This is a predicted structure of an 87-nucleotide RNA (Glycine riboswitch aptamer) from a Microthrixaceae bacterium. The prediction has a mean pLDDT of 77. The sequence was found by an Rfam model in a public genome assembly. Of the family's consensus pairs, 90% are formed in the model.

C1' cells in the first nucleotide's frame, strides 16, 4: 500500500398469500372471525462433534409479520466509507 472476505451507508432490482365475511366510524385506520403466505425478525433439526456446551439453510414451524396499490422485504449488483488478513 493492500485483492478475496466481513461491517456500514447509499442507488437499483426484488417474490408470495383474501381487493373476503362483520362492527365501529374520523374513508383511513380499528376491533373480531374464517383462510392463506413466507425472503424481515424468531425458533427447530441432518452430517460433524461429543463430558458438556454445540451445530446450517432459500429446509420445517408459522410466535412476530404479511395478503389491491404504497410501505417493508431475505437475497443480488454497483459507489462510497472503515477495519485489517494474505501478498
Nucleotide at each position: 500500500u493492500g485483492a478475496a472476505a466481513c461491517c456500514g451507508a447509499g442507488c437499483g432490482g426484488g417474490a408470495g398469500a383474501g381487493c373476503c365475511c362483520c362492527g365501529g366510524c374520523a374513508c383511513g385506520c380499528c376491533g373480531g372471525g374464517c383462510a392463506c403466505c413466507g425472503a424481515a425478525g424468531g425458533a427447530g433439526c441432518a452430517a460433524c462433534a461429543c463430558c458438556c456446551c454445540g451445530g446450517a439453510a432459500u429446509c420445517u414451524c408459522u410466535c412476530a409479520g404479511g395478503u389491491c396499490c404504497a410501505c417493508g422485504g431475505a437475497c443480488c449488483g454497483c459507489u462510497c466509507g472503515g477495519a485489517g488478513c494474505a501478498g